[in-house]
The part of an RNA shown here (small-subunit ribosomal RNA, 3' major domain) has 476 nucleotides and comes from an uncultured bacterium. Model confidence (mean pLDDT): 84 of 100. RNAcentral holds the full RNA, with entries from ENA. Its Rfam family is "Bacterial small subunit ribosomal RNA".
Context: one part of a larger RNA
Formats: sequence, C1' cells, structure tokens
RNA sequence: UGACGGGGACCCGCACAAGCGGUGGAGCAUGUGGUUUAAUUCGAAGCAACGCGAAGAACCUUACCAGGUCUUGACAUACCAUUGACGCCUCUAGAGAUAGAGGGUUUCCUUCGGGGACAAUGGAUACAGGUGGUGCAUGGUUGUCGUCAGCUCGUGUCGUGAGAUGUUGGGUUAAGUCCCGCAACGAGCGCAACCCCUGUCGUUAGUUGCCAGCAGUAAGAUGGGACUCUAACGAGACUGCCAGUGACAAACUGGAGGAAGGUGGGGAUGACGUCAAAUCAUCAUGCCCCUUAUGACCUGGGCUACACACGUGCUACAAUGGUUGGUACAAAGAGAAGCGAAGCGGUGACGUGGAGCAAACCUCAUAAAGCCAAUCUCAGUUCGGAUUGUAGGCUGCAACUCGCCUACAUGAAGUUGGAAUCGCUAGUAAUCGCGAAUCAGAAUGUCGCGGUGAAUACGUUCCCGGGUCUUGUCCA
Repeated sequence: UGACGGGGACCCGCACAAGCGGUGGAGCAUGUGGUUUAAUUCGAAGCAACGCGAAGAACCUUACCAGGUCUUGACAUACCAUUGACGCCUCUAGAGAUAGAGGGUUUCCUUCGGGGACAAUGGAUACAGGUGGUGCAUGGUUGUCGUCAGCUCGUGUCGUGAGAUGUUGGGUUAAGUCCCGCAACGAGCGCAACCCCUGUCGUUAGUUGCCAGCAGUAAGAUGGGACUCUAACGAGACUGCCAGUGACAAACUGGAGGAAGGUGGGGAUGACGUCAAAUCAUCAUGCCCCUUAUGACCUGGGCUACACACGUGCUACAAUGGUUGGUACAAAGAGAAGCGAAGCGGUGACGUGGAGCAAACCUCAUAAAGCCAAUCUCAGUUCGGAUUGUAGGCUGCAACUCGCCUACAUGAAGUUGGAAUCGCUAGUAAUCGCGAAUCAGAAUGUCGCGGUGAAUACGUUCCCGGGUCUUGUCCA
C1' cells in the first nucleotide's frame, strides 16, 4: 500500500421488512446430470452452466456410429499431355456414392498454321484438407462485479524509502454531483449532458391516411383542408419563479404556473481492473499431431434412448369459474419461389378458387380478456386434460425409428403443494390476446406489441451484495 475480520462509524440496493404473484407437490414441454448404447457428436458448470451456443436435428444440417467407396483428393494455386464448349436428356447395374452405354445441341479471335478463355479426363509433384489437441501460447468477441462511483496522471510539497498528499475533512447529491475548507494547484478516463423512443403544443405538408360542417355518392368515390394521423422542423423544464430551512454556499422542503418538476418515463451507452472466467466448434492464429487418413463422398442409423435426480417453463386443480349464443375496442409487424381476399365444398384440419398487393392502398386478420343473456350448483364434476384407439388433413423425394394439425371416442394424475426458494415499487406486478425472426414443415422457447390493471413500503435492528472513512492482523 492492499486484502481480510462472526472490529467500529456512515450510506446505498426488491437486500430485508410491508405487500402481490409464483417455484418446490401433479401431468406435460424443454435443457442438464446419470445410466444405457455401435453412436447416443461437441462445448457451457456457484452467483455469472442447465428453453445456454441451437433465430428452429425426419434426409440435409451433422461434427457421432455401422456399412459401402476415393486418394493431388469435395475445395485453392502452379506444370504437361489429350479431348472438347460447359451444360442438358434417356437407359442399365447398384442402397447410393459410383460405373457403363446412347442421343442431339455446341464458345471467341484468326494471316486457317494456330492462339485465347473455359471445362473435362489422365499424369507428376509442390500442396490441399482436418468441427484433430492446447482458451494455461494468442488475437478478436463475450460474461461478471456493475451503470457500482470509482480509477489515475503532471507539477509541487512531505517522507531515507516503500509511499503519502491531491481523492482526506464539514455539508450535499443518483453520482469523486456540487459548495466550503485545506500544501496543494491543475488535468485525464468514468458520472452527467450531447443520441433514440415516449408524454404537450406550434409551423409546414396532405396521399394510399382522416370526415365535424358544406356540397355530393351505390361507396370518403369526388370537391374541400378543420380534426385524427403521418413525418420533418421547432417550442417546452432551467430549481427559471415564490416562501421556508441552511453557513450569505451547495442544496433540501413546500408552493405557484404547467401536458410534464426537480435525472418526467424508457432505451442505447459499461472507467482502471477482477475471475490464467468463457470461446482454437463463428472467425483468425503460434506450436503439436493425422496425410490410401484424425482428410473426402454415400446409404442407413444416432443426436429423439430411460430405473432415476435437478433446473427452466406450460396447463391445471375450478363458480372472480366452465360451456353455449350475441356484441365492442388495439398496437406493432410480415409479405413475390411471398401474403393470399370474396365465393364454393367439408363437422373440422383443410381443399378449390384466384381478386388485389413489392403495400398508410391489397392480404395475413375474427384481437382476447371485456360486456349482454342462458345454463352448470360444489361433484374428481359440463373442472382438468395426460394417455390410448380409429378415421382424416398438411408440408416434404421421404413423416417407421422421428413432424405438425383436425374430428370422433377414451378420459389419467391433480382438491392449492414439506423443508426451502424466486420475481416485482406503476401503466409496474398480475392477467389477456396479437405479431415477428429462424423456417419446406416443425414453439409451452426467444424477441417484440398493445388491452385490462392492483396491493404495499413503518423503517434500516437483522440476512445478502456494494461504496467511503477508520481500526486490528502470526496474511501478501
């Protein structure tokens, strides 16, 4: 100087407390461990691994296994020879990779000798190739403490020196934020602000958007340019004003005005560093290793196994509910190998159909909870939907291993969950639907969007984590 303390002082955080809803019990989904297996590819491991890499494993993906094959190679550059565009189609054998046969078509320049480009076959060697090892050789990227308020430097001063001071102290703040004091005076990286979204108003502009009034219509078709909205530029909030407290400061408390008040709400933004943290399987890369194989191709299988254990979720156990009928109101997105309307067929999944739309125009697309009625009457039920059977639909060469959906039938566990444990302070929790990425198909996951919309916070003694000062130390 740090680190540590079941030392001290002060302060903060959904850290506790006060509340609301969960997890832990059930069924299922999904990840992991374990076990099994020819293989169940690999990585991730307290917080900070476990719906994680994977924004989507039937083949492919795919890295794993079995079998069948290739060896200058599936891919790159260079040399020689031969042939010819390349490509396309058909047939035979085979699981296919592959092997063989046939068909017609066929490039540019030309001095017609040939040359160029491209491709195939054969040969020779340099080489290719490796999701093989090492993240404890590395770059890059990322997590975490933590959006915590800290981390440092120059000059000066003090100290023999390591170092100290500044950065400590008195106040204050979300903040090393600001004020005052002070052997310090300044500065840098952080904080804040500058950026984006949202909340109010104005100006400009009205198409594909809007329609109060006036015309007008079958129809916001048309005129028109108020409103909504859209999208560009501005205004607005600064403790600016008032009062009190304070040290005449910084600031705090209350108030006025205001759409908004003291950082208005949310996002992006992550200092010096810590964990030899994660990643050699995104990529790049040193060294080591393989080179008729640890490389490459193909078919099939596996990653989907199942006594069990754990994590994360979904659906429930019902009456604040279930079922049936009627009826209302969103936002944000996506769309051409795409979204696909009306109509028609089907109980339905869906089929048919093909209008319109590269979209404020058309489509996906009926939002659902809600509201109005009817019914069920506390039961393993008109709760709950697992499981199983049958019949179908869709995608796709192909749904057996191993997809999703529909109808009918079946109708399991489950009556609110032990010890323990998690999230959340406001348009939040809870609850309700909608969309998108990936994607042929395949979400209860993920990322977004809006609708309805709470309770509680006395307080900081305690648990956990963090910050500042101080003290002790057989610690470095």